[in-house]
């Protein structure tokens, strides 16, 4: 440095229920755990989704627990 254990100490929290915010996707708080070794940060590339008013386009948004790139980071057995 790579890898990441039937280890230890901690961390996050899907579905679902509930209150609030938002046109919506979705977000925040509480309950709750399916999972996660970056399920920490961050919309850069791809992707998916939303938009009151018919569609498309444009534009504006959402998702990091879809993939890749970037930044940061706890523990450390065996190999």
């Nucleotide at each position: 440095c790579c890898u990441g254990a039937u280890a230890a100490a901690g961390c996050u929290a899907a579905a679902c229920c509930u209150u609030c915010c938002g046109u919506a996707a979705g977000g925040a708080g509480g309950g709750g755990a399916c999972a996660g070794a970056a399920a920490g940060c961050a919309a850069c590339g791809g992707g998916u989704c939303u938009u009151a008013a018919g569609a498309a386009g444009u534009a504006a948004g959402a998702c990091a627990g879809c993939c890749g790139a970037g930044c940061u980071g706890c523990c450390g057995a065996a190999g």

This is a predicted structure of a 79-nucleotide RNA (c-di-GMP-I-GGC riboswitch aptamer) from a Nitrospirota bacterium. The model forms 81% of the base pairs in the Rfam consensus. NCBI's taxonomy places the organism under Bacteria, Pseudomonadati, Nitrospirota. It was read from a public genome assembly, where an Rfam model found it. The coordinates come from a structure-prediction model, not an experiment, and the mean pLDDT is 81. Its Rfam family is "c-di-GMP-I-GGC riboswitch aptamer". Gene Ontology term of the family: cyclic-di-GMP binding.